[in-house]
Context: one part of a larger RNA
Formats: sequence, structure tokens, C1' cells
RNA sequence: GAUUGAACGCUGGCGGAAUGCUUAACACAUGCAAGUCGGGCGGUAACACUUCGGGUGACGAGCGGCGGACGGGUGCGUAACGCGUGAGAAUCUGCCUUUUAGUGGGGGACAACCCGAGGAAACUCGGGCUAAUACCGCAUAUGUCCUACGGGAUAAAGCAGGGGACCUUCGGGCCUUGCGCUAAAAGAUGAGCUCGCGUUAGAUUAGCUUGUUGGUGGGGUAAAGGCCUACCAAGGCAACGAUCUAUAGCUGGUCUGAGAGGAUGAUCAGCCACACUGGGACUGAGACACGGCCCAGACUCCUACGGGAGGCAGCAGUGGGGAAUAUUGGACAAUGGGGGCAACCCUGAUCCAGCAAUACCGCGUGUGUGAAGAAGGCCUUCGGGUUGUAAAGCACUUUCAGUAGGGAAAAUGGGAUUUUGUAUUAAUAGUAUAGAGUCUUGAUGUUAUCUACAGAAGAAGCACCGGCUAACUCCGUGCCAGCAGCCGCGGUAAUACGGAGGGUGCAAGCGUUAAUC
Repeated sequence: GAUUGAACGCUGGCGGAAUGCUUAACACAUGCAAGUCGGGCGGUAACACUUCGGGUGACGAGCGGCGGACGGGUGCGUAACGCGUGAGAAUCUGCCUUUUAGUGGGGGACAACCCGAGGAAACUCGGGCUAAUACCGCAUAUGUCCUACGGGAUAAAGCAGGGGACCUUCGGGCCUUGCGCUAAAAGAUGAGCUCGCGUUAGAUUAGCUUGUUGGUGGGGUAAAGGCCUACCAAGGCAACGAUCUAUAGCUGGUCUGAGAGGAUGAUCAGCCACACUGGGACUGAGACACGGCCCAGACUCCUACGGGAGGCAGCAGUGGGGAAUAUUGGACAAUGGGGGCAACCCUGAUCCAGCAAUACCGCGUGUGUGAAGAAGGCCUUCGGGUUGUAAAGCACUUUCAGUAGGGAAAAUGGGAUUUUGUAUUAAUAGUAUAGAGUCUUGAUGUUAUCUACAGAAGAAGCACCGGCUAACUCCGUGCCAGCAGCCGCGGUAAUACGGAGGGUGCAAGCGUUAAUC
């Protein structure tokens, strides 16, 4: 000199666009943060309508499906194939895309519900009824898998819209469209695994290792493999630093520097690890799962003492720790995500607002004129000098703030409706899609921005002035009180202490402290 997620002191007008527990991975009151689907199902507790019929709109609880493995948080652990980079082969992949072939015919249950029982509660148990895109056989097998090449094994589910003939037990069949379902092939995406190289310090850590190193058989996994197991061999690593100890998430990057390098890893992005502590599996395409389950432990809470409930390193917020870090806010309008045919619902992701000069950037606090060089202050050699064109006065301007009024864009999207084509189809239904018209949808928001109005009106401080280092005098003090980054000042004329006048430097900031180069 540059820099900071900074803090402290004094001061403080406005705006933009950023950032904000670096400490206790300490403990947490309260609310919210993951639901959705009635176009899978039986149903109907509440609400509305009602022809009084769950009939209709809807829908609590329940069965079922998809999603709760994403998104969000934190950095405890980890010196490791964890990360970075470059390769590789022995793998899986829900939803999505393309293609091929199917979607036939049956069965038995369990919730809800009803009845009963236990319990303080959490909740649990027994009996009975019932549906399905829940579950299980059978058939079929384009294929797929296994094979001793003879053969063997293996699927599925329906729902909704519309309709001319024909049939009808008036439910529908049948046809068609859309969404599903099953099997398979490929793609895309995502994930698992292996290896080369790189990745902090200590030798006052020199030896370490027995599933250890390799092989064979077996098991296990989606998959190679001591991953596991039995047997066999005795190997494997290490001064090019093994092992041990300490510290630490890694990277893109960030800061600094001419560079080489040094320091660092907040925000944003990629990867990893973790979710009260330790362990375990279940379900599933995917977890050994933050707001799932089980066991053990510590802690907190409820209890009728028998037993139960909980996990903010999600968003706010509280206590505590600390020099120190914000609101128990608004909205799903946009972007994105989950569910749904859709309408739509959910979304503390996100978008916004609030607080903080925490940092960066911009603007303002007036402009011109004005010498009687006013008054006052300070100094003085008492002549004067300085503050100083500074003020007053005169003439202007009105940014920003204030008041009033107008007013985009973010919606080229979404929704409703009318209409014209195209595709599908037996069809002028219906559906999908392309275009046109109309209506509608904004949390931010008293938005950005524009216009008008009034009046210089509402807006300057901080540090320093001995040298380094830009800026000097007086008074007080008298080695005292004090200053100080270094040198050093202060013991009666202190430009170095304290005050004043004046000056210098920065400026809505200025200094100090801490840290890095």
C1' cells in the first nucleotide's frame, strides 16, 4: 500500500446492488418447512345444494398409487480413490424418449365400517362384513433368463371422455380416443466400482501388518474384488518416510503480488460427509433415509408409576457462549420442484419486503455575486495580521428527502370462452395440436419512472499537525498529569502532554484493534 463475512470509539442525509453466528456439531418454548391423487377403491364424519336417493358439488379418516433418496442446512468426522484431473470394465437406472409384442380368464383376503374388550394416556386386542390399478394362481410368451442343449422358468389392470348401426339381464356389451399396465430392445439422465498422477506438519513417531499379501473351492453383491468363509502358500508396506501423532472437509475460486509465489476455501457453483450419541436393517429404481422404523445411551417432557413422547447442523425465533452477526414478515405473481387428465393443491426452495454505513458504487448537504476586508474569536513587535468571499446582503437553482397526481415492465406465460384449420376416427362426437378474437391472473407496490408544488429550505463529521508524514502558534501543566507505531517527548519559555485559535488529510464516513499478502 492492498484486502476483510470483521469488531470497537466518535459521527451519520438519500439511493442502488451485495453480504450478515467466523464462537457452543451447545440446549431448544411456539408456529410453519412434504404432500398430492375421488379420472385406482370401498365409502360419507363435517360443509353446501337437494327431486331427500351419497342423488350432486365435494370430502375427514381408511385401503391403494406416486413423491417423502429432490429441494434446504451444517462442516462433526475424514490426510482418504475423500477431492481434483485423466483413464478403465465387471454394473444398475423410477419418471422421460424411440421401437416391438401384448393387456385373456379366474380366486381368496385385509383395512375402513359394525360389535365387544383392555388402558390414565400413547395406543392395543378379539369377532363379523366388504372393494380395488392391493394380493395370488391359471392361460398365452414377440422376447427375456437358466440349460446337462433334451428342455425348463417367467407377465399384465384398469380408469375416464364420446358415439352411428347391432346386441342387451338396461348395468352395459361393441367401436373409438386419451391416460395407464406387462414383457423386451435401444437412448438419455442419474448412480455404484477400479486405476495412474496430484493433495498439511512432525523422525524429540522407525519399523508396521495375520484377513494381513497371494492362490484354489464356496458364498455374497446390480457389479470386479479377502467383500465374507474353508484350505494352501508366506507373503505385503516402509528412509522416494510405512506406522503413529497433530491439524484439516476438497475443488472451481478468493485476497495479495510485476510475476514466481504466499495466504485462504464466507457468500455463488461442483463433489464428499453428517442429521441428539452409537449400532442395525426394512421398504424402494434409488436410503442403510435431517422433519421414516428398531435397539442401546445421555438429556428434556407427560404419567393414574404400570408406561409413554421428543430430536431446529430447515425458516423465523429463545436461552447460553461471545468482541460480534438480522424478522416468531408477505406471496406462490414469476422461476423451479412434488402430486394430479386437468382445474388445482402443496412448496420458510424461490421471489420479495424488514433490520444493520457490514463492505462496494452513485448522489446530495447548494450556485453565482459579494471588501465596509463588518462583528466576534485567535495572535501581535500594538502598526497590524488571520479566520476570510468565509458570513451577512443581493440574484438564482430545486437533485435527493417532503406533499399531490399520473404510471410501465416482470404475463411473448397461465386460465376461461368463441372461432378457423390439421391429425386421429365409421363419425360433422370426443381428444390432441396450430392460429385468431374477447375476458381474466402481480406478493413486490404508496414499485421503477414521469409531472406539478413550496422553500436554501431537512442533511458534516472524524483523525492528525516533533521527524518518518501533508499540516503552527498561544495558554495551562512542570519527569507531575500524561503521550507513544519507531526514534522518543514532559524536571517553568513543551510546534510531541491538556485546551483554544489556525491548518492538513479523508469524507457519510473517519480513526483504532485484529488478521493476510